[in-house]
RNA sequence: GGAGCACGCCGGAUGACCGCGCCCGCAAGGGUGAGGAAAGUCCGGGCUUCAUAGGGCAGGGUGCAGGAUAACGUCCUGUCGGGGUGACUCGAAGGAAAGUGCCACAGAAACAUACCGCGGGUCGCUCCGCGAUCCGUAAGGGUGAAAUCGUGAGGUAAGAGCUCACGGGGCGCCGCGGUGACGCGAGCCCGGGUAAACCCCACCCGAAGCAAGACCGCUCGAUCCUCCGCUGGAGGCGGACGGCCCGUCCGAGCGAGCUACGUCGCACCGAGGUGCGCGGCAACGCGCACCCCAGAUAGAUGGUCAUCCAUCGCGUACGUCGCGAGGACAGAAUCCGGCUUACAGGCGCGACUCCCCUU
RNA sequence: GGGCCAUUAGCUCAGUUGGUUAGAGCGCAUGCUUGAUAAGCAUGAGGUCCCUGGUUCGAGACCAGGAUGGCCCACCA
Numbered sequence: 001g002g003a004g005c006a007c008g009c010c011g012g013a014u015g016a017c018c019g020c021g022c023c024c025g026c027a028a029g030g031g032u033g034a035g036g037a038a039a040g041u042c043c044g045g046g047c048u049u050c051a052u053a054g055g056g057c058a059g060g061g062u063g064c065a066g067g068a069u070a071a072c073g074u075c076c077u078g079u080c081g082g083g084g085u086g087a088c089u090c091g092a093a094g095g096a097a098a099g100u101g102c103c104a105c106a107g108a109a110a111c112a113u114a115c116c117g118c119g120g121g122u123c124g125c126u127c128c129g130c131g132a133u134c135c136g137u138a139a140g141g142g143u144g145a146a147a148u149c150g151u152g153a154g155g156u157a158a159g160a161g162c163u164c165a166c167g168g169g170g171c172g173c174c175g176c177g178g179u180g181a182c183g184c185g186a187g188c189c190c191g192g193g194u195a196a197a198c199c200c201c202a203c204c205c206g207a208a209g210c211a212a213g214a215c216c217g218c219u220c221g222a223u224c225c226u227c228c229g230c231u232g233g234a235g236g237c238g239g240a241c242g243g244c245c246c247g248u249c250c251g252a253g254c255g256a257g258c259u260a261c262g263u264c265g266c267a268c269c270g271a272g273g274u275g276c277g278c279g280g281c282a283a284c285g286c287g288c289a290c291c292c293c294a295g296a297u298a299g300a301u302g303g304u305c306a307u308c309c310a311u312c313g314c315g316u317a318c319g320u321c322g323c324g325a326g327g328a329c330a331g332a333a334u335c336c337g338g339c340u341u342a343c344a345g346g347c348g349c350g351a352c353u354c355c356c357c358u359u
Numbered sequence: 360g361g362g363c364c365a366u367u368a369g370c371u372c373a374g375u376u377g378g379u380u381a382g383a384g385c386g387c388a389u390g391c392u393u394g395a396u397a398a399g400c401a402u403g404a405g406g407u408c409c410c411u412g413g414u415u416c417g418a419g420a421c422c423a424g425g426a427u428g429g430c431c432c433a434c435c436a
Base pairs, nucleotide, nucleotide: 001355002354003353004352005350007348008347009346010345012308013307014306015305016304017303018302020033021032022031023030024029035329039340040339042338043337044336045335046334047209048208049207050206054246055245056244057243059205060204061203062202063201064078065077066076067075068074079093080091081090082089083088094200095199099198100197101194102193103192115141116140117137118136119135120134121133122132123131124130125129149167150166151165152164153163154162168190169189170188171187174185175184176183177182213264214263215262217258218257219256220255221254224236225235226234227233228232237251238250239249240248241247272291273290274289275288276287277286278285279284309327311325312324313323314322315321360432361431362430363429364428365427366426369385370384371383372382378416387403388402389401390400391399409425410424411423412422413421
């Protein structure tokens, strides 16, 4: 100097005028007013109602280990596997020797198998051989996405992990290291694939959702049955708890009608924000100080002008020039933590990586 | 705001334990028939299975993400 990798951030600025929502104020006026994704609604929670959320079955979800957290399918650190020369990055990453199913076409055979071939025995014939039949054989051919671990040597009638060497893979056993996933070594073994097919194992999950739900009226109707030792108890009947079984609770402020679009939930206090310090590799946690930071119910957060900034186009005498254009994706609606998706352009940072040049 | 569903030919729809080359009806085109049309008969064309990834030997189907369209849900004391 070039090319990368990882992390973090901004995403127009200032002023004037006009306008809108909310809050304070008698008024004048003052204060405040979108996002990194407010989005998709894909996960997880707070909160609310159903019963205080209970047990089993069914159902759903997650799936390497340890940790973080209110919780998670998220995050961090590591393990293993894939990619990259590397910094680094990606991974729905338990189990296929628990069982079942499936593996089209081709092929002899897709989980138990002999089509060709190779070899042996027997029989027949026109007897160097050929044919038939029985058996052995997975080394070779051929088919396929996939054919029983690969290569070499020994061995054999021919062959074969049958034996050996090297390599690969597996394991409910052993030793060492590690909290653990796992790694290294020894030993034993060598029969495919598919679990984003059923399933098995481990762990988690009650359902619905702020249009949840609570509060503020009037009218009408209902106030279950039997028994007993009767302020109560037992049984039945009915009802509630997403499905079934149990179990629990209730028989009342319950049902119907009319009207009201109101108040709360809901926006002052939170798993809140900012800064500093400490602990931790990190996610994150703890402590102290300061701050209060949008809020409606057809839904506010906008428009114009001036100057500047980034960018683009044209011209050019090539400069610290002139003219013109012009601001990505998008836009709160119960609130938080994530993920995913969209996004013009720009900035910062690094004991980071590779290549080239110079000394 | 919240919940749920669908997407296959121009239109309406089939497509099951994932399998070879994706179908039906209507419509369209051409030909026959008719003096001409309709009907009828015969033949044919027409597909990004909404898109992008993944699992698998193989995806319209299974899984994940996205796009488009549609339906439902209220406080009422």
Record summary
Two RNAs folded together computationally: RNase P RNA and transfer RNA, 436 nucleotides in total. The coordinates come from a structure-prediction model, not an experiment, and the mean pLDDT is 75. Rfam match: Bacterial RNase P class A. By type it is a ribozyme. About the family: Ribonuclease P (RNase P) is a ubiquitous endoribonuclease, found in archaea, bacteria and eukarya as well as chloroplasts and mitochondria.